This is a predicted structure of a 350-nucleotide part of an RNA (small-subunit ribosomal RNA, central domain) from an uncultured bacterium.
[in-house]
Context: one part of a larger RNA
């Protein structure tokens, strides 16, 4: 370079907006770059290849033909694809009128609890654990009552419920602010898909400086348990979890399944809407869009299984895999403070 693949056997980047490229709806005209067809010219002999000849035959020889699929001129076709040109509404987008939402920031605030602190009332034990024991407690501890402090987190509602590209996000309340969906269809008129570099967002822990610091907790100390216990179980307990501002850039960052669009049998929850029928009404029934489950039928699958939310059937773009070890390692380069991260082989060996 071809093929073949990529839920689980190697393989879908952690998500996104986006350059350049690919790739593109309907109609009409033109154009002739790709396409398509004639025609000249070029394609060196040899060698192929076909029918012939010459060595007795064959290897070998010798002339004729095709063949050289390419190329360049030059004449023509116009259905695709390209270009230009003029329109279009079904893709997009915006407009209007509603809706639903733990969707992002920021501010302020609310209660329950847990912990310490005063002080009351009390009095001998509380704690813990399989059992105990360290710890606490007569300097009055647990347990109760009043009153303060301070951090963290938001019981029920809560739902295979919602929202968001992911990662994620949950008491209320304001202010800002982004998607998204329904139903009108006046309005742009292809403006669209993906996306190699790139650039931003990206749990958790881990960094740097200044707070904070209730509980809870890597290290640590101690007690138990064992043959030993560098654990598992008890008491303690410091970073760290918390805020702020900047790194850090990685996960079982998983639906282990890349966006997009377009078909293809049903039933059944369930969350947002919209139309009709129904009833005083509340409802109930149909029908239609969007979003999340759950079972199934065709098809697929190696099988489990998937099954309109596809892994069915097709097209368009990106990214990845190519025996297992050695290895996501080594140099080397980028990036970091620094932990390290990205990019990533060989030798050898099965």
């Nucleotide at each position: 370079c071809u093929g073949g693949g990529c839920g689980u056997a190697a393989a879908g980047a952690g998500c996104a907006c986006g350059u350049a490229g690919g790739c593109g709806g309907u109609u009409a005209a033109u154009u002739a770059a790709g396409u398509c067809a004639g025609a000249u010219g070029u394609g060196a002999a040899a060698a192929c290849c076909a029918a012939g000849g010459g060595c007795u035959c064959a290897a070998c020889c010798c002339g004729u033909g095709g063949a050289u699929u390419g190329c360049a001129u030059u004449u023509g076709a116009a259905a695709c694809u390209g270009g230009c040109u003029a329109a279009c509404u079904u893709g997009a987008g915006g407009a209007c009128a509603g809706g639903a939402g733990a969707g992002g920031u920021a501010a302020g605030u609310g209660g329950a609890a847990u912990u310490c602190c005063u002080a009351g009332u009390g009095u001998a034990g509380c704690g813990g654990u399989g059992a105990a024991a360290u710890g606490c407690g007569u300097a009055g501890a647990u347990a109760u009552u009043a009153g303060g402090a301070g951090g963290a987190a938001c019981a029920c509602c809560a739902g295979u419920g919602g929202c968001g590209a992911a990662g994620g996000c949950g008491g209320c309340u304001u202010a800002c602010u982004g998607g998204c969906c329904u139903g009108u269809a006046a309005c742009u008129g292809a403006c669209g898909c993906u996306g190699a570099g790139g650039u931003g967002c990206g749990a958790a822990a881990g960094c740097g400086u200044g707070g904070g610091g209730a509980g809870c907790a890597a290290a640590c100390g101690g007690g138990a348990u064992u043959a030993g216990a560098u654990a598992c179980c008890c008491c303690g307990g410091u970073a760290g979890u918390c805020c702020a501002c900047g790194c850090c850039g990685u996960a079982a960052a998983c639906g282990a399944u890349g966006g997009g669009u377009a078909c293809u049998a049903g039933g059944u929850g369930u969350a947002g809407g919209u139309g009709g029928u129904u009833u005083c009404g509340a409802u109930a029934c149909c029908a239609u869009c969007u979003g999340u489950g759950c079972c199934g039928c065709a098809g697929c699958u190696a099988a489990c299984g998937c099954a309109c939310u596809a892994a069915g059937u097709a097209c368009c773009c990106c990214g990845c895999c190519u025996g297992g070890g050695g290895a996501g390692u080594a140099c080397g380069c980028u990036c970091g403070c620094a932990a390290g991260a990205g990019u990533g082989a060989a030798a050898c060996u099965c």
The full RNA is in RNAcentral, with records from ENA and SILVA. The coordinates come from a structure-prediction model, not an experiment, and the mean pLDDT is 88.